[in-house]
RNA sequence: GCCACAUCUAGAGGGGUGGAGGGACUGGCCCAGUGAAGCCCCGGCAACCAUUUCGGACCUUGCGGUUCGAGGCAGGUGCCAACUCCAGCAGGCAGAGCAGGCCUGACAGAUGUGGG
Numbered sequence: 001g002c003c004a005c006a007u008c009u010a011g012a013g014g015g016g017u018g019g020a021g022g023g024a025c026u027g028g029c030c031c032a033g034u035g036a037a038g039c040c041c042c043g044g045c046a047a048c049c050a051u052u053u054c055g056g057a058c059c060u061u062g063c064g065g066u067u068c069g070a071g072g073c074a075g076g077u078g079c080c081a082a083c084u085c086c087a088g089c090a091g092g093c094a095g096a097g098c099a100g101g102c103c104u105g106a107c108a109g110a111u112g113u114g115g116g
Base pairs, nucleotide, nucleotide: 002115003114004113005112006111007110008109013042014041015040016039017038021031022030023029025088026087027086028085043080044079045078048076049075051072052071053070054069055068056067057066058065059064084108089105090104091103092102093101
């Protein structure tokens, strides 16, 4: 990098270094010398995987296993401005129309798990 599935309106920042960018892309709109990205240290958030407890269902002669729900746990990842910052494509709603607003679904993206 490719495929499949799940989730994405919650939550959580300080220091050092660095020195102009960053928020995926495009358009907006933001953040940034009162110091961006990157890197390092420390801290935190959270339950995807792992692990563990209880309960239900199912399979099993049994040991045990599968699955669902609730809880514990920070070991593996991940994350710690703004809803994935907003929109982008399609459809719908209210509105005389414009501007603008709201809703739904895609697309794209992010993270995790599994696969070749």